[in-house]
RNA sequence: UGGAUGACGGGGCAAACCCGGCGAAAGCCGGGGGCGCAAAGCUAUAGGGCCUUCUGCAGGUCUCCCUUCGGGGAGUUCCCCCCUGCGAUGGCAGCCAGUUGCCAAG
Numbered sequence: 001u002g003g004a005u006g007a008c009g010g011g012g013c014a015a016a017c018c019c020g021g022c023g024a025a026a027g028c029c030g031g032g033g034g035c036g037c038a039a040a041g042c043u044a045u046a047g048g049g050c051c052u053u054c055u056g057c058a059g060g061u062c063u064c065c066c067u068u069c070g071g072g073g074a075g076u077u078c079c080c081c082c083c084u085g086c087g088a089u090g091g092c093a094g095c096c097a098g099u100u101g102c103c104a105a106g
Stems, first nucleotide, its partner, number of pairs: 005104002012037002017032006035094001041099003047096002049092003056086005062075005
């Protein structure tokens, strides 16, 4: 110096949960707390993956007829609430990844 490893000592970070704040949400910030962590340091369009859906897009309804009850055909203005699906520009590195790096016995 490189790789592997985590004995000892001192220090570091902080999951769930609780309180306060921000946010539509995911989530984030501060305090308490401590499950764990040797990178639980940093990096989030331009590696993968995961979470969320305010705005946006699509759908939904009603009437009549037929029916083998699965559905099919014809007609019908607009908007909002609500529901379903899609969808990052919003997030997550304590999922993998990339990158930098402290201490130390054998």
Description:
Predicted 3D model of a 106-nucleotide RNA (c-di-GMP-I riboswitch aptamer) from a Planctomycetota bacterium. Lineage of the source: Bacteria > Pseudomonadati > Planctomycetota. Its Rfam family is "c-di-GMP-I riboswitch aptamer". About the family: GEMM was predicted in a large-scale screen for bacterial structured RNA regulatory elements. Its mean pLDDT, the model's own confidence on a scale to 100, is 75.